[in-house]
A computed fold for a 685-nucleotide part of an RNA from Thalassiothrix antarctica, annotated as large-subunit ribosomal RNA, domain II.
Rfam family: Bacterial large subunit ribosomal RNA. Its family is annotated with ribosome and structural constituent of ribosome in the Gene Ontology.

Context: one part of a larger RNA
RNA sequence: AUCAACAAGUUUAUUAUAGUGGCGAGCUUAAAUUUAAAAAUGUAGGCUUAAAAAAACUAAGUUUUAAAAUGCUUUUAAGUCUCUAUAAUAAAACCCGAAACUAAGUGAUCUACUUAUGAACAGGUUGAGAUUUUUAAGCGUUUAGCUAAUCAGAGGACCGAACCAGUGUAUGUGGCAAAAUACUUGGAUGAUUUGUGAGUAGAGGUGAAAGGCCAAUCAAACUUAGAGAUAGCUGGUUUUCUGCGAAAUCUAUUUUAGUAGAGCGUUUAAAAACUUUAUUUUGGGGUAGAGCUCUUGAUAAAUAAUGGGGGAGAAAUCUUUACUGAAUUUAAUAAAACUUCGAAUACAAAAUUAAAAGAAUUUAUACAGACAGACUAUAAGUGCUAAGAUUUAUAGUCAAGAAGGAAACAGCCUAGAUUAAUAGUUAAGGUCCUCAAAAGUAAUUAAGUGCAAAAGUAAUAAAGAACAAAAAACGACCGAAAAGUAGGCUUGGAAGCAGCCAUCUUUUAAAGAAAGCGUAACAGCUCAUUGGUCUGAAUUUUUUAUAACGAGAAAUGUAUAGGGACUAAAAUUACUUACCGAAACUUUAAAUUAAAAAUGUUUUUUAAUGGUAGCAGAACGUUCUGUAAAUUUAAAAAGGUUUAUAGUUAUAUAAACUGAAGAUAUCAGAAUUGAUAAUGUUGAU
Numbered sequence: 001a002u003c004a005a006c007a008a009g010u011u012u013a014u015u016a017u018a019g020u021g022g023c024g025a026g027c028u029u030a031a032a033u034u035u036a037a038a039a040a041u042g043u044a045g046g047c048u049u050a051a052a053a054a055a056a057c058u059a060a061g062u063u064u065u066a067a068a069a070u071g072c073u074u075u076u077a078a079g080u081c082u083c084u085a086u087a088a089u090a091a092a093a094c095c096c097g098a099a100a101c102u103a104a105g106u107g108a109u110c111u112a113c114u115u116a117u118g119a120a121c122a123g124g125u126u127g128a129g130a131u132u133u134u135u136a137a138g139c140g141u142u143u144a145g146c147u148a149a150u151c152a153g154a155g156g157a158c159c160g161a162a163c164c165a166g167u168g169u170a171u172g173u174g175g176c177a178a179a180a181u182a183c184u185u186g187g188a189u190g191a192u193u194u195g196u197g198a199g200u201a202g203a204g205g206u207g208a209a210a211g212g213c214c215a216a217u218c219a220a221a222c223u224u225a226g227a228g229a230u231a232g233c234u235g236g237u238u239u240u241c242u243g244c245g246a247a248a249u250c251u252a253u254u255u256u257a258g259u260a261g262a263g264c265g266u267u268u269a270a271a272a273a274c275u276u277u278a279u280u281u282u283g284g285g286g287u288a289g290a291g292c293u294c295u296u297g298a299u300a301a302a303u304a305a306u307g308g309g310g311g312a313g314a315a316a317u318c319u320u321u322a323c324u325g326a327a328u329u330u331a332a333u334a335a336a337a338c339u340u341c342g343a344a345u346a347c348a349a350a351a352u353u354a355a356a357a358g359a360a361u362u363u364a365u366a367c368a369g370a371c372a373g374a375c376u377a378u379a380a381g382u383g384c385u386a387a388g389a390u391u392u393a394u395a396g397u398c399a400a401g402a403a404g405g406a407a408a409c410a411g412c413c414u415a416g417a418u419u420a421a422u423a424g425u426u427a428a429g430g431u432c433c434u435c436a437a438a439a440g441u442a443a444u445u446a447a448g449u450g451c452a453a454a455a456g457u458a459a460u461a462a463a464g465a466a467c468a469a470a471a472a473a474c475g476a477c478c479g480a481a482a483a484g485u486a487g488g489c490u491u492g493g494a495a496g497c498a499g500c501c502a503u504c505u506u507u508u509a510a511a512g513a514a515a516g517c518g519u520a521a522c523a524g525c526u527c528a529u530u531g532g533u534c535u536g537a538a539u540u541u542u543u544u545a546u547a548a549c550g551a552g553a554a555a556u557g558u559a560u561a562g563g564g565a566c567u568a569a570a571a572u573u574a575c576u577u578a579c580c581g582a583a584a585c586u587u588u589a590a591a592u593u594a595a596a597a598a599u600g601u602u603u604u605u606u607a608a609u610g611g612u613a614g615c616a617g618a619a620c621g622u623u624c625u626g627u628a629a630a631u632u633u634a635a636a637a638a639g640g641u642u643u644a645u646a647g648u649u650a651u652a653u654a655a656a657c658u659g660a661a662g663a664u665a666u667c668a669g670a671a672u673u674g675a676u677a678a679u680g681u682u683g684a685u
C1' cells in the first nucleotide's frame, strides 16, 4: 500500500413540548401482595377542579391599612394516565486521543557513591637520598657546605605493552552493533584498574556538579489502582429520496479557538390584510460642493498703538529710528473636529393608478446552526492616497453556486443546473489556424506599436492661427560690403571689436563710428545690408491623434498577445450588416410538490423544484421475536458467480451455473441495524 472483518448519539430517571390511545370534573397508582403466566389486588401519594397572603386565618375573593385606592386572582371553565418522537438535566453520556495528579508496591545483576574482602600492573629511562667509617681523598675560617668516591632506589616523574579511557578522521546509519569497526590518540605505582559479597529508593537516593546516573526509561524511575481522570483542542462519526435553508453581526463574558440573550434558519398553529417596484406630493437634514460671516491657520501691501535703542532735559516730558509690529483697512486664501450658504442620492409619511411575486409580515410553539469570514465596486479612517495590509458603512459575488467568457484563475463579466433530447434563439465574449463563427466602407499606425509607466527630446497625420511672397520669397552658388576716419578721450599701445563719451555726414543697389572670431597694436576672416544666376513657394506656431528614443528597465528559458503567426491587417478609430456562442430563454416529453378550476371519477391549467451548517418529511435494507404445528424445500434451501428486467433512489424480482440443508411471505414488535476515510484496530498478501 491493497483486500477482508471489527469500529462511534446508547441506557436509566426526572422535566418540558408535540402526537397517540384510555377515561373524563375527574385521571392515576407507587412500594407491596397473589399467580406458572397473562393478569388481578393495592387508594398511601401525585396532578386537576380556587385564589390571595410571609403566615395564622379568610375565601370568589384576598392582601396592605385606622379605612381605602392600588396589587394579585375570579368570570369565558378540561384535565389526567399510558405509549411514541424530540430536547434539556444528572450520570463515562457519540467514539478515540494527552502532558499530568494521588495512593500502594517493585527495582542499585545497568549505573552513582559508600563498605568488607581479594586480585592486577611486560620492558626501558631518569637518579631524590645516605655515608665518608678507613689502608687512601681535595677545597673551605676546618663549621656549614661543595667536589670526589662508595652505597642506594624516591616520584599523583618520563617512554611504552597488558589494562583502563575514548582525541581526531573515515566507514557504518532498516548497521556486525538501539553507540560498533579501522587508523590515530590520552593515562598506564596511582585521586590507578578490577573480581566477589553488602549498603543508600522516587520529592527520595547518589553526584570531583553534566540536571548527570538510579536496569536501552529521568527537570522527578517502573508496576498496579483511583480511571472510561479531564481536554472550551485535533481527528473521525456508516443506507436513499423529497421540502425549506442560514451565519461569520450586536450586547455581555478571567472574554475574543468557548458560551449566553438578540438578529438571521426550520417545524406546526393562528392572526390581520398587507409587502416590493414605478409615478406624484409633503417632510426634516447640514454631507458633496461652495464660501470666508464666525473660529483657527497662512500671504502681500497700507496705516499704526505698545515696547526696546539713540538724543535733549534736574525732572515731567519732548524728539528720533533700515528695531519690535497689537489692531484696523485693502487684496488674495486653507480647514474632519469653520459655516452667511448648500445639492444629488438616501430616509420617513401619504395618495394614485398600474405591474410583479404569491409571496412577505406579526404572534405563539419546539428544534437549531452561527457569533475565525473572503474578494470586488463605492464613501472614508490608519498606513507611504504602500500592501492579496487593516478598521467601518452601502451593494454584489463566493462562502453554500454548477454552466459560458476572462489562456489557466473561490470572490471579475454573463447566467442561477428538477430529469431527458444528434431541436431552435440569444447573453457576456468572439468570428486567419489552434477553436464554433465575417464581410464591407472611411481613415490612422511602420513602431510587431498593438502585446508595461513618467518628465524630457525630436518626428508623422489632420484641423486651424499668425506673417512673408509672383514687383520672385525661403534656400543654394558667384560678387559687393566703401569714404571723412586710426571719431573723441584714455593708454606703453587702443586703428569698428580692453574701457569711457558720442554714434554724425558722404558715396551708393547696399554697407553698423560695427553683431562675432582674430592681432602686442595693425593686418586678416565672417555677419548685418545689397546686386546677379538657378529653382519655383515658404516660415513660425496652436490643438487633436499616432508612433520613436527615454527603456537591453534582474535574477532556470522566449517569459508583460496562451501559442502559431499577423502589416491597404488577423493592429487602432468610426460606422454597417451577418454569424458563432451557456445547464440562460424557447420547443417536445416526463417526474415530484403546491395552488386554482372544472367535474363528482378524476382530469386540466398555472407555478415551483442549485445548495454547506441546519430543521422538517417519506422510504430501502440487515439481525432477532410473534404471525408460523402455517408456507417453501433433495423434482435442491441458504450462500456464491453471471446476466436480464423493474423502480427517481436505497434496493427488489427472475433465469443459468454452482452449492448441499435449511429458508421464510404479510403485518407488527425489538435493536450490539448500514463504513471510501479516525497517522483507526486485527488478520492476510
Base pairs, nucleotide, nucleotide: 001685002684003683004682005681006680011091012090013089014088015087016086017085018084019083021081022080023079026047027046028045032041033040034039051058061072062071094236095235097233101226102225103224104223105222106221112200113199114198115197116196117195118194119193120192121190123159124158125157126155129151130150131149132148137147138146139145163187164186165185168183169182170181171180202218204214205213206212239619240618241617242616243615244614249262250261251260252259253258264369265367266366268364269363270362271361275356276355277354279351280350281349282348283347289341290339291338295335296334297333299331300330301329302328303327307323308321309320310319311318312317373398374397375396376395377394378393379392380391381390382389403414404413405412418590419589420588421587423586424585425584429580430579431578432564433563434562438577439576440575441574442573443572444571450566456549457548459546460545461544462543463542464541465540466539475534476533477532478531479530480529482506483505484504487501488500489499512527515526516525517524591609592608593607594606595605596604597603598602620674622671623670624669625668626667630664631663632662639658640657641656642655643654644653645652646651